RNA sequence: ACAGGGAGCCGGUCUGUCGCUUUUGCUCGUCAAAAGAGGAAAGUCCGGGCUGCAUAGGGUACCAUGCUUCCUAACGGGAAGUUGUCCGCAAGGGCAAAGACCAUGUAACAGAAAACAACCGCCUGCUUGCAGGUAAGGGUGAAAAGGCGGGGUAAGAGCCCACCGCUCCGGUAGCGAUAUCGGGGGUCCGUACAUCUCAUGAGCAGCAAGACCAUGUACACCGGCGCACGUAGGACGACCCGUCCGAUGCCGGGGGGUAGGUCGCUCGAGCCAUGCGGUGACGCAUGGCCUAGAUAAAUGACAGACACCUUCCAUUGCGAAGGUACAGAACCCGGCUUACAGGCUCCCUGCUUUA
RNA sequence: GCCAUCUUAGCUCAGCAGGUAGAGCAACGCAUUCGUAACGCGUAGGUCUGGAGUUCGAACCUCCAAGAUGGCUCCA
Numbered sequence: 001a002c003a004g005g006g007a008g009c010c011g012g013u014c015u016g017u018c019g020c021u022u023u024u025g026c027u028c029g030u031c032a033a034a035a036g037a038g039g040a041a042a043g044u045c046c047g048g049g050c051u052g053c054a055u056a057g058g059g060u061a062c063c064a065u066g067c068u069u070c071c072u073a074a075c076g077g078g079a080a081g082u083u084g085u086c087c088g089c090a091a092g093g094g095c096a097a098a099g100a101c102c103a104u105g106u107a108a109c110a111g112a113a114a115a116c117a118a119c120c121g122c123c124u125g126c127u128u129g130c131a132g133g134u135a136a137g138g139g140u141g142a143a144a145a146g147g148c149g150g151g152g153u154a155a156g157a158g159c160c161c162a163c164c165g166c167u168c169c170g171g172u173a174g175c176g177a178u179a180u181c182g183g184g185g186g187u188c189c190g191u192a193c194a195u196c197u198c199a200u201g202a203g204c205a206g207c208a209a210g211a212c213c214a215u216g217u218a219c220a221c222c223g224g225c226g227c228a229c230g231u232a233g234g235a236c237g238a239c240c241c242g243u244c245c246g247a248u249g250c251c252g253g254g255g256g257g258u259a260g261g262u263c264g265c266u267c268g269a270g271c272c273a274u275g276c277g278g279u280g281a282c283g284c285a286u287g288g289c290c291u292a293g294a295u296a297a298a299u300g301a302c303a304g305a306c307a308c309c310u311u312c313c314a315u316u317g318c319g320a321a322g323g324u325a326c327a328g329a330a331c332c333c334g335g336c337u338u339a340c341a342g343g344c345u346c347c348c349u350g351c352u353u354u355a
Numbered sequence: 356g357c358c359a360u361c362u363u364a365g366c367u368c369a370g371c372a373g374g375u376a377g378a379g380c381a382a383c384g385c386a387u388u389c390g391u392a393a394c395g396c397g398u399a400g401g402u403c404u405g406g407a408g409u410u411c412g413a414a415c416c417u418c419c420a421a422g423a424u425g426g427c428u429c430c431a
Base pairs, nucleotide, nucleotide: 001353002350003349004348005347006346007345008344009343010342012306013305014304015303016302017301018300020036021035022034023033024032025031026029038326042337043336045335046334047333048332049331050206051205052204053203057241058240059239060238063201064200065199066198067081068080069079070078071077082097083096084095085094086093087092098197099196103195104194105191106190119138120137121134122133123132124131125130126129146164147163149161150160151159166185167184168183169182170181171180172179173178210263211262212261213260219254221253222252223251224250225249233245234244235243256430257429270289271288272287273286274285275284276283277282307324308323309322310321311320312319313317356427357426358425359424360423361422362421365380366379367378368377374411382398383397384396385395404420405419406418407417408416
């Protein structure tokens, strides 16, 4: 160099003219100045703030998560590790992880049998086609009763033994998951992204939440319940208990009016720089900064110059043509996931790539 | 903006604690009829919206993406 792997960043720039939104200023208008989308603003998949549900509560169900230690406001996110498995020559990457001795279900077809297995085979007995023993061998299947070798036996079998696997106990190392060493147990399939059990967490709704002002109208009609008693009904938003409220009433259908404004609204777990601590996620200290708040919804259009890419021409250039992604705030943050033209930086690998 | 549901044959829908996908209408062929329709008999048509994962096996379970539909303002 080529081919890859990991981590991170940028993602057009400048000038002029005309516009849009917000704020500020005055001389108050054909005015001036300042600011004005993202790394994902997206999907709405998780978590939190905030707001309301009556500033009591308890239990059950539903839901989610599930190796260890840490980070964090919190998380189903992240960091550093452990074990297993798959992909790759490698650098590295993906997925998974409590419990199968609570109980239930399920394994189509095939197969004798899908869990306390006898179809063929093997062995023994005799009445010669039956009884008993047997999981070594055959065949079926995705999966067949720990694997392999030796002993043993009528034939066999963890029946016995060594090694391996599984599981339990102890020592050592580690905060721990676990690793390693030693000893014991002969050890009855798989499936919990099947129901389930155990542990942990979570009340429900969402800024169209919610608070206020203004405008305007009729509650005509229909159905159900109740009408003086803590009853009907309502309140924490699935159920039960409990507590509270509770009458010219309550619930549902249907109709009527208004389609205006203000707050919530952007200063916040905020951003940037430096230093320190930590393997790291991250934390602490000091200094500096203020950086969109629209409501049918602003953040743009045109012209010129430059930058980059592709193609063409070719007298190697002041050349020509075309193009420059994904996408666009709507209460705000922390993550995850997905989309993305092109470009840049650092570290690492190389199997039969090459010098 | 927020919330919920759905996507299976040309159309409307079944199928769900995973075992290899159906019904009605439509289409096509036969039969019937003078001819057409209906009735009758038969046939074809599906990568179950797309992609990954779990599993021996996925329409069904889990994750990601795409598309479609519905609901949610204020007052008395």
Description:
This is a predicted complex of two RNAs, RNase P RNA and transfer RNA, with 431 nucleotides together. Its mean pLDDT, the model's own confidence on a scale to 100, is 77.